A computed fold for a 74-nucleotide RNA from an Acidobacteriota bacterium, annotated as transfer RNA. The source organism's lineage runs through Bacteria, Pseudomonadati and Acidobacteriota. Model confidence (mean pLDDT): 82 of 100.

RNA sequence: CGGGACGUGGCGCAGUCUGGUAGCGUACCUGAAUGGGGUUCAGGGGGUCGCGAGUUCGAAUCUCGCCGUCCCGA
Numbered sequence: 001c002g003g004g005a006c007g008u009g010g011c012g013c014a015g016u017c018u019g020g021u022a023g024c025g026u027a028c029c030u031g032a033a034u035g036g037g038g039u040u041c042a043g044g045g046g047g048u049c050g051c052g053a054g055u056u057c058g059a060a061u062c063u064c065g066c067c068g069u070c071c072c073g074a
Base pairs, nucleotide, nucleotide: 001073002072003071004070005069006068007067010026011025012024013023020057028044029043030042031041032040033039050066051065052064053063054062
């Protein structure tokens, strides 16, 4: 320098192909069961989807630019 993959609650990921209310596991908080812990059950909070712009009635999803991590090539 060129090519590719990835970036989404604290952590690990799905959702993107086919635009239509952002989800799952785990963790955290509250309550119940227990003498307590562990565990189980019930309920709850937390995300402007890496950043910016564009297209659209509507963008995590499509388009463009940029940033970061990793891989391949020179």

Rfam family: tRNA. Its family is annotated with triplet codon-amino acid adaptor activity in the Gene Ontology.